[in-house]
Background
The RNA shown here (transfer RNA) has 73 nucleotides and comes from an Acidimicrobiales bacterium. Rfam family: tRNA. From the family's description: Transfer RNA (tRNA) molecules are approximately 80 nucleotides in length. The prediction has a mean pLDDT of 83.

Parts: sequence; C1' cells; structure tokens
RNA sequence: GCCCGAGUAGCUCAGCCGGCAGAGCAGGCGCCUUGUAAGCGUCAGGCCGCGGGUUCGAUUCCCGCCUCGGGCU
Repeated sequence: GCCCGAGUAGCUCAGCCGGCAGAGCAGGCGCCUUGUAAGCGUCAGGCCGCGGGUUCGAUUCCCGCCUCGGGCU
C1' cells in the first nucleotide's frame, strides 16, 4: 500500500431484504426471606464511530475518514 471483517445501552451482542432501536448481564426501586444470596416484578440508561450523499424517510444503501482485528505483498 491492497483486501476482508467489526464499531449499536456501563459490558456481551441482536436488528443491517430502508418505515416505533431491542435482549441478556450489570445498575435503581419494589416483592419474597429472620437476614443475605437466588428468584419474581418494574424503572432508567442510546444523538446506532465521525462527516457527506441518495430518499418522503437511513442503524440499514452509496462515498470518504477514524479506531480495532485478520490476511496478502
């Protein structure tokens, strides 16, 4: 330098055939318990890596850039 993959909640990841952004764990509160853990219920938490383009509408499609991982020379 070129190619491929990944970047979404504090963490691990779905969603990526364009149309309300989700799960598990972690966290707050409550129930249960003599108490703790476990279990159950509930709540909060995201400008979807950054910038532009297409579109009525973009996490999703296109272009550029950044970070991480792998491969080739």